The part of an RNA shown here (large-subunit ribosomal RNA, domain IV) has 354 nucleotides and comes from a metagenome. Rfam family: Bacterial large subunit ribosomal RNA. Its mean pLDDT, the model's own confidence on a scale to 100, is 89.
Context: one part of a larger RNA
RNA sequence: CCCUGGUUAAGGAACUCAGCAAAUUUACACCGUAACUUCGGGAGAAGGUGUGCCUUUUUGGGUGAUGGGACAUGCUCCCUGAGCCCGAGGAGGUCGCAGUUAAAUGGCGGUUGUGACUGUUUACUAAAAACACAGGACUCUGCGAAGUCGUAAGACGACGUAUAGGGUCUGAUGCCUGCCCGGUGCUGGAAGGUUAAGGGGAUAUGUCAGGGGCAACCCGAAGCAUUGAACCGAAGCCCCAGUAAACGGCGGCCGUAACUAUAACGGUCCUAAGGUAGCGAAAUUCCUUGUCGGGUAAGUUCCGACCUGCACGAAUGGCAUAACAACAUCCGCACUGUCUCGACCAGGGACUCA
Numbered sequence: 001c002c003c004u005g006g007u008u009a010a011g012g013a014a015c016u017c018a019g020c021a022a023a024u025u026u027a028c029a030c031c032g033u034a035a036c037u038u039c040g041g042g043a044g045a046a047g048g049u050g051u052g053c054c055u056u057u058u059u060g061g062g063u064g065a066u067g068g069g070a071c072a073u074g075c076u077c078c079c080u081g082a083g084c085c086c087g088a089g090g091a092g093g094u095c096g097c098a099g100u101u102a103a104a105u106g107g108c109g110g111u112u113g114u115g116a117c118u119g120u121u122u123a124c125u126a127a128a129a130a131c132a133c134a135g136g137a138c139u140c141u142g143c144g145a146a147g148u149c150g151u152a153a154g155a156c157g158a159c160g161u162a163u164a165g166g167g168u169c170u171g172a173u174g175c176c177u178g179c180c181c182g183g184u185g186c187u188g189g190a191a192g193g194u195u196a197a198g199g200g201g202a203u204a205u206g207u208c209a210g211g212g213g214c215a216a217c218c219c220g221a222a223g224c225a226u227u228g229a230a231c232c233g234a235a236g237c238c239c240c241a242g243u244a245a246a247c248g249g250c251g252g253c254c255g256u257a258a259c260u261a262u263a264a265c266g267g268u269c270c271u272a273a274g275g276u277a278g279c280g281a282a283a284u285u286c287c288u289u290g291u292c293g294g295g296u297a298a299g300u301u302c303c304g305a306c307c308u309g310c311a312c313g314a315a316u317g318g319c320a321u322a323a324c325a326a327c328a329u330c331c332g333c334a335c336u337g338u339c340u341c342g343a344c345c346a347g348g349g350a351c352u353c354a
Stems, first nucleotide, its partner, number of pairs: 001349008010340002014338001019335001027051005036041001038172001052094012067079004071074001095099001107333004112328002114325002119131002135170007147156003173320004178250003183247002185243005192238003198232002204226004210219003251269005278312001279309001290306005
């Protein structure tokens, strides 16, 4: 010097990112217990008091010796209640600083955020506000179901049958969930346009009997080949509707009231429609330590408001919410070597020597 323990004057969070760590508290009995609340809780809320031993006394429960009585004389019934065991009190006394004398054995309260809850998770840096969840909604599926695995047979779904099964989103509960179908999906429609294979076979070409020509060569039926126009061809797409708890989206400028300011009001442009309720400097606010209030002697955090929402907003759910949380934030009480600021002790290392 390091590690693990123990003690510490006065102060008591001044430490620090943060009371991290440590300390306090702790058992049992009794008294007592707030806001809020889904009436279950909150709650061991909080906050108090008692606790050893001796003597004496009261009383509850268990067991039931002894003695007595009755008759139906029995493994009978009734009365008595000693002793012992297990408790609960009263009074008096007694020792210590201290009586759950050691050990084991909750620190508590308030505010806010998030997630309802118990659960689950990154085996070896993350336990959470992430996942799940009951509940809600949409959608597919009529049974050889949809969906999934497999080339298939076959299997799961399910020895189930729409109060069932699959998929997607949301996430207890309470109050609610506004407007937009122009785009992209999905569903329905089928008049018209477009459109594949296929059907169809016009046309053109090659070859060639034959014909013409002195010749070179030209014409060329049938057949056989090649070519392949018009026309007929489904779904799809175009098109027409519906649909947002489908993917998603939810404006700008100018003017106006008898102080000023502001604009209920008006004008205009654009859009599919221009953000409703609720919330709001928020786990979202850049400017920003916004402004005001509270708390502090002093507060970039915190709480309550305001609204100028850079860039909240309604199942990518909005806003509330009791209970719950090794979650996150701020404050207080108690308590302490966290600190002012160190000191000492014990054990084990390091180090030196053998």